[in-house]
RNA sequence: ACCCGAUAAAAGCAAAAUCACCGUAAGGUGAUGACGCAAAGCCACCGAUCCUAAAAUUAGUGCAAGUGUAUGUGGUAAUUUUGGACAGCGGAGUUGCCAAA
Numbered sequence: 001a002c003c004c005g006a007u008a009a010a011a012g013c014a015a016a017a018u019c020a021c022c023g024u025a026a027g028g029u030g031a032u033g034a035c036g037c038a039a040a041g042c043c044a045c046c047g048a049u050c051c052u053a054a055a056a057u058u059a060g061u062g063c064a065a066g067u068g069u070a071u072g073u074g075g076u077a078a079u080u081u082u083g084g085a086c087a088g089c090g091g092a093g094u095u096g097c098c099a100a101a
Base pairs, nucleotide, nucleotide: 005098012037013036017032018031019030020029021028022027035088041094042093045091046090047089049085050084051083053082054081055080056079057078058077059076061074062073063072064071
């Protein structure tokens, strides 16, 4: 110095839940609170997962017009795209405290 890492020491973070605020939502911020964490510091580059405001496609369906087998329109569901969330899911990148065996 690198790896590894403790019933060591010092410091640190804060799950669920509750309350307030922001967001369509996933979720975020603050307070209370500690399940846990040696990177539970930072970073959405890759994979996973989650959301659906907008658009497209498809399928039911309501309404309008209407008998043409075509049309317009509202909402719903699924998928895709754009977009978003998540670093306490895994990997990559990056910074860092202590330090025994």
This is a predicted structure of a 101-nucleotide RNA (c-di-GMP-I riboswitch aptamer) from a Nitrospirota bacterium. Its mean pLDDT, the model's own confidence on a scale to 100, is 80. It matches the Rfam family "c-di-GMP-I riboswitch aptamer". Rfam describes the family as follows. GEMM was predicted in a large-scale screen for bacterial structured RNA regulatory elements. Gene Ontology term of the family: cyclic-di-GMP binding.